Large-subunit ribosomal RNA, domain I from a mine drainage metagenome, 594 nucleotides, folded computationally. Its Rfam family is "Bacterial large subunit ribosomal RNA".
[in-house]
Context: one part of a larger RNA
C1' cells in the first nucleotide's frame, strides 16, 4: 500500500414528526380617508437586544360587560418593585390620548428635518425661548366690493361646507393596445379586445323600463344561468371565427323631468291716462297697472288602445278662509274623513315599542380494579356506564366515560345589521267630447371615410364616431337586414333606479387518493430578513434533547477547550456541536497478500 473484518471519526441522506403552507367549501361582512388614511419613522420597560403592543397619557388611561385566582406579553431565564375576593392579568363594547413623515395641506425640503404669520398664555429687567390653537389649492354656497365702459362683468375680499385630493387584493365601466403563436411559409385573417398602460366607481360595477323584438299569433324593462347550438351565419369559404329570436328558470319595481299653460319677482322693451288690468257681469274705487322678449322659481305635466295643455260636460264627504268694495255665480287654498303609499329610485327627517342576528360568554352525561408487560398505561385482563355527545386535540404509549371539548341548550350593560308595528310624512275623479296649442334640434335624415357587432363591404340592413349637409310635431317620426307597396311594431335625439350577477384582501368555520423542511408560499426560525446592487430590483440559508432540565452536584488530568469517574434519566453512541443517524472521505485494531 492492498483487499477483508469489527469499531470509530466526518457527514446529514433516510425514516418518522409538525408549529407552515397549497387548494376548495360555506357563512357572515365588504370600502378606509383633511374629525388627516394606507404605509411608515422615531420613541416608549426598573434593568431591555429582536418581536409584539402601544404613542410625551406611551406593553397603556377611563366607563360599561363577560369572566373567578392568580397576575406584571414574547424570544427568556434571572434580580428588583409591585398588584390581586374593596375582583387583578384576561375576554368584548364604547370613549380619552395619539411625537414626527405620509394625499401631507402656513412656507421650504434631499420622508420622518428645516424656518415661519396671526391669536392667547408662560418665562426673562429685556432680547432670544416655550406651549396650545390657526394658517395650502380647488370646488359649491351667501355677502360685501369692484376695473377697462355709464350700468354691468371680469377681478379681488370675508364667511360657511362631515365637498374634493389620497389609498385598496380580486372584481366592474370606459380610454388605449401589442407580440410571440396558428394559418405545418405569410401579407388580409389568427393570438385577441387577450397581455399591458391610463382614467372612474363601489361593495359591488354595468345595463334598465321599448323610436324593442315578433310575424298575420303573439311577447312585454334591465341583468345572470340553462338551453336554442357548434346551429343560422362570417371565413385568403384556409386556419379558425361564431350570434339572435323562442323555451326553462333566478330575481321582479317602477319613476322623473323638458314643451304646451298657469302664477311669483328680476332685466330690457313699449306705453303717459284709456273700453288695453283688476276671477265674470252691474256699480264705485285703484293703478309706473299693462302688453311684448330672454333667463329664473313654483305649480301643472309624462303618453302609444297616442299623451297632455286648452275649453267644455259629468261627478266632488264635512267644516273653515281668499281676491278692491258690495250682491250672485265659478274657482282656489287650508283642515278633517275616506282610500293608497313610504325612507335604496319615484319628496323627506326623526321618535318609541318589539323580535333575529354578530361583536365577551355559560352549563354539558358516563370507569374503576389489576402483586400483566412496561420508566410510564391511555395497551392486556376482569367487570361497568353514557350516548341527541364514539368530531378532533393533549395527558409519560393506542383514553367515549383524565382534562380541553362534541351533541345538545343558555346568554349582551354598549356597538352594529336586519325584520314588524305605531307616531309621522306624502298623495287622490272620467277608456266623456272638442276648432286651437305643446310633445327633447345643427338632432333624425342624406354623402364621404372609419368603429364595433357571428357580419373581413357584402345583397349590408340596425347600431356608434369624424367631416359635410339638413327635415317634420301625430294627417307627424322611427323599425321590421339593400329598395318599394300594404301590413304590422313602437314613440329616438333628457334623466335616475333596488334584486337576481362578479370578485375575496380581512373575518369565521370546515374539508382535501394536498406538501411534510433541497417538498410546500421566497418565507415552518430575527424573512422580504442577511446580504447584492448608485437605483429599479434581485434574494437566500436556517426545523427535531428528553416524558419531565431531571441541563452532569462532587472528585480527577489540562492554562482552557477537552475528556475520565460519579450522579439524572427508560437510555447519555438521548450531553444542548443533542431523534434517527445511509454514502462519499478520514482512522484504529486483527488476519492475508506484496
Nucleotide at each position: 500500500a492492498g483487499c477483508c473484518a469489527a469499531c470509530g471519526g466526518u457527514g446529514g441522506a433516510u425514516g418518522c414528526c409538525u408549529u407552515g403552507g397549497c387548494g376548495c367549501c360555506u357563512g357572515a361582512a365588504g370600502c378606509c380617508g383633511a374629525a388627516g388614511a394606507a404605509g411608515g419613522a422615531c420613541g416608549u420597560g426598573g434593568g431591555u437586544g429582536g418581536c409584539u403592543g402601544c404613542g410625551a397619557a406611551a406593553a397603556g388611561c377611563c366607563a360599561c360587560g363577560g369572566g373567578g385566582a392568580g397576575c406584571u406579553g414574547u424570544c427568556g431565564a434571572c434580580c428588583a418593585a409591585g398588584c390581586u375576593u374593596u375582583g387583578a392579568u384576561c375576554c368584548g363594547u364604547g370613549g380619552a390620548u395619539g411625537u414626527c413623515c405620509g394625499a401631507a395641506u402656513g412656507g421650504g425640503g434631499a420622508a420622518a428635518c428645516c424656518c415661519g404669520g396671526c391669536a392667547c398664555c408662560c418665562g426673562u429687567c429685556a432680547u432670544g425661548g416655550g406651549g396650545u390653537g390657526u394658517c395650502a389649492c380647488u370646488c359649491c354656497g351667501g355677502c360685501c366690493u369692484g376695473a377697462a365702459c355709464a350700468c354691468a362683468u371680469a377681478g379681488g375680499g370675508c364667511c360657511g361646507g362631515u365637498a374634493g385630493a389620497g389609498g385598496g387584493a380580486a372584481c366592474c365601466g370606459g380610454g388605449g393596445g401589442a407580440a410571440u403563436u396558428g394559418a405545418a411559409a405569410c401579407a388580409u385573417c389568427u393570438c385577441a379586445g387577450u397581455a399591458c398602460c391610463c382614467c372612474g366607481a363601489g361593495g359591488a360595477g354595468a345595463g334598465g323600463a321599448a323610436a324593442g323584438c315578433a310575424a298575420c299569433a303573439g311577447c312585454g324593462a334591465c341583468u345572470c344561468c340553462c338551453u336554442u347550438a357548434g346551429u343560422a351565419g362570417c371565413g385568403g369559404c384556409g386556419a379558425g371565427c361564431g350570434a339572435a329570436a323562442g323555451g326553462g328558470a333566478a330575481c321582479g319595481a317602477g319613476c322623473c323631468u323638458a314643451a304646451a299653460c298657469c302664477g311669483a319677482g328680476c332685466c330690457a322693451g313699449u306705453g303717459g291716462a284709456a273700453u288695453a288690468g283688476u276671477c265674470u257681469g252691474g256699480u264705485g274705487g285703484c293703478g309706473u297697472u299693462g302688453c311684448c322678449g330672454u333667463g329664473u322659481c313654483g305649480g301643472u305635466g309624462u303618453c302609444g288602445u297616442g299623451g297632455g295643455a286648452c275649453c267644455u260636460g259629468c261627478g266632488u264627504g264635512a267644516a273653515g278662509g281668499g281676491g278692491c268694495a258690495u250682491c250672485a255665480g265659478a274657482c282656489c287654498c287650508u283642515u278633517c274623513a275616506a282610500g293608497g303609499a313610504g325612507u335604496u329610485a319615484c319628496a323627506a327627517a326623526u321618535c318609541u315599542c318589539u323580535g333575529a342576528c354578530c361583536u365577551a360568554g355559560u352549563g354539558g352525561a358516563a370507569g374503576u380494579g389489576u402483586u400483566c408487560u412496561g420508566g410510564a398505561a391511555a395497551g392486556g385482563c376482569a367487570c361497568u356506564c353514557c350516548g341527541c355527545a364514539g368530531a378532533g386535540g393533549g395527558u409519560a404509549a393506542g383514553a367515549g366515560a383524565c382534562c380541553c371539548g362534541u351533541a345538545c341548550a343558555c346568554g349582551a350593560a354598549a356597538g352594529g345589521u336586519u325584520g314588524g308595528a305605531g307616531a309621522c310624512u306624502c298623495c287622490u275623479g272620467c277608456c266623456g267630447g272638442g276648432a286651437u296649442c305643446c310633445c327633447g334640434a345643427g338632432u333624425a335624415g342624406c354623402g364621404c371615410c372609419g368603429g364595433a357587432a357571428c357580419c373581413g363591404g357584402g345583397a349590408a340592413a340596425g347600431c356608434c364616431g369624424g367631416c359635410g349637409u339638413g327635415a317634420a310635431u301625430c294627417u307627424g317620426c322611427g323599425a321590421g337586414g339593400a329598395c318599394c307597396a300594404c301590413c304590422u311594431c313602437g314613440u329616438a335625439a333628457g334623466g335616475c333606479u333596488a334584486a337576481g350577477u362578479a370578485c375575496u384582501a380581512g373575518c369565521a368555520g370546515g374539508c382535501g387518493a394536498c406538501c411534510g423542511a433541497u417538498a410546500g408560499u421566497g418565507a415552518a426560525c430575527u424573512a422580504g430578513u442577511a446580504c447584492c446592487g448608485u437605483g429599479a430590483g434581485g434574494g437566500a440559508a436556517a426545523g427535531g434533547u428528553g416524558a419531565a432540565a431531571a441541563g452532569c452536584a462532587c472528585c480527577c488530568c489540562g492554562g482552557g477547550a477537552g475528556g475520565g469517574g460519579a450522579g439524572u434519566g427508560a437510555a447519555a453512541u438521548a450531553g444542548u456541536a443533542c431523534c434517527u443517524g445511509a454514502a462519499a472521505c478520514c482512522g484504529u485494531u486483527a488476519a492475508c497478500u506484496u